[in-house]
Context: one part of a larger RNA
RNA sequence: CUGGGUGUAAAGGGAGCGUAGGCGGGGCGGCAAGUUAGAAGUGAAAAUCAUGGGCUCAACUCAUGACCUGCUUUUGAAACUGUUGCUCUUGAGUGAAGUAGAGGCAAGCGGAAUUCGUUGUGUAGCGGUGAAAUGCUUAGAUAUGACGAAGAACUCCGAUUGCGAAGGCAGCUGGCUGUAGCGUUACUGACGCUGAAGCUCGAAAGCGUGGGUAUCGAACAGGAUUAGAUACCCUGGUAGUCCACGCGGUAAACGAUGGAUGCUCGCUGUGUGCCUUAUGAGGUACGUGGCCAAGCGAAAGCAUUAAGCAUCCCACCUGGGGAGUACGCCGGCAACGGUGAAACUC
Numbered sequence: 001c002u003g004g005g006u007g008u009a010a011a012g013g014g015a016g017c018g019u020a021g022g023c024g025g026g027g028c029g030g031c032a033a034g035u036u037a038g039a040a041g042u043g044a045a046a047a048u049c050a051u052g053g054g055c056u057c058a059a060c061u062c063a064u065g066a067c068c069u070g071c072u073u074u075u076g077a078a079a080c081u082g083u084u085g086c087u088c089u090u091g092a093g094u095g096a097a098g099u100a101g102a103g104g105c106a107a108g109c110g111g112a113a114u115u116c117g118u119u120g121u122g123u124a125g126c127g128g129u130g131a132a133a134u135g136c137u138u139a140g141a142u143a144u145g146a147c148g149a150a151g152a153a154c155u156c157c158g159a160u161u162g163c164g165a166a167g168g169c170a171g172c173u174g175g176c177u178g179u180a181g182c183g184u185u186a187c188u189g190a191c192g193c194u195g196a197a198g199c200u201c202g203a204a205a206g207c208g209u210g211g212g213u214a215u216c217g218a219a220c221a222g223g224a225u226u227a228g229a230u231a232c233c234c235u236g237g238u239a240g241u242c243c244a245c246g247c248g249g250u251a252a253a254c255g256a257u258g259g260a261u262g263c264u265c266g267c268u269g270u271g272u273g274c275c276u277u278a279u280g281a282g283g284u285a286c287g288u289g290g291c292c293a294a295g296c297g298a299a300a301g302c303a304u305u306a307a308g309c310a311u312c313c314c315a316c317c318u319g320g321g322g323a324g325u326a327c328g329c330c331g332g333c334a335a336c337g338g339u340g341a342a343a344c345u346c
Stems, first nucleotide, its partner, number of pairs: 003318004008299001012314001014201004021194003025088007033081002035077008048066007091191001092188003095184001099180001103177003107173003110154001114150008125136002162169002206247006216240001220236004258313006266291010295302002319346003328339004
C1' cells in the first nucleotide's frame, strides 16, 4: 500500500459556514465522451505456452500457431454514467397564518444574602476544630435593632423540562434580533448532500490596557497535624474571580458515538403544535427519556435519537515506551498552540 477498522481495545476533527473536489430525485427526446460489439492498422526479434520436426534421448534447436491483455482509425449499439433540450414534484427552498422556548445583544429595574460604615440595646466572650491554636474582643467584639454603602450571584418555581451548531444559556421588564417545529399547499422547480484548503465561533485558567473589588480565593504568612507535612484541617490573604476593549484557541470541548439520506417489531412516560372527541380517551408531526424484538457486538451493551441494514462525502487509526518530545516551519506580547519524527528499547 492493500485489507480491516474508529462508543469502552489504536482511531470522529471542539463546533459551524463554505471554495475546489467527490456524490446526487422522476419522465421524454438528442448527442455519443466513458461503456460496449465488429473490422482494419500497429503491438520488433528473442523469451513464454501449444502442436509438429532435427541432433540415438534430453538439454539445445527449427517451423507454425497462440500470446503481446495495449494504442490508433473506422462502422454500429444506447441500458447505465456523462452532456444537452423540454418537463414533473416527492428532495430543497419561499410566501402568508398562528405557536413554544434559560437562543443571542445592549439597557432599565428588584428583593434576599454577604461584607463594610454610622448609630441604638447589651456584656464577656466570639470564632474555629477530631481536639486545639493562630485570629477577633473591655479602645466594647460576637449577638440583636435602625439607617447607609458596595460588588457579585439570582433561593423557591426547576423537571432525564426547554433553547442553541458547539462552547453554552436561568431574578423581572420592555427594546432589537437569530433559529426551529407544526398546520396550510399558494409559489420556485433538483436550486441538493458532503466538504481538503479557507473563514468564523469557541468553557475555565492565562496575557495586555483601563476600570472595579462584596464574596470566594492559586501564591504567600501564621496556627495545627505529623517522624517530617513545602499537603489535607483552621485564621488571614495577593493575583484572579466582575466590567470594557483586544489577545490566546485549549478541555474527560463526552453521547468518549462526524454529517446527510432511505429502510427495519413493539410497549411506556414527557415537551410543543395540529386534528378528532367531550367527565374519560384517541390520532398525527417534531423533540426529549425509559424498556424490549429482529439484527449487531469480544462482552457489558446498542436497539426508529442504532452501536441494525444500505448509499454518499469528510476526518482519523495501524504494537508499548521514547513522545505529543526533538528539529524545522507557521501562529502568539508571552504563556504556549498547530504541524510532528528518529535513534534506542521491550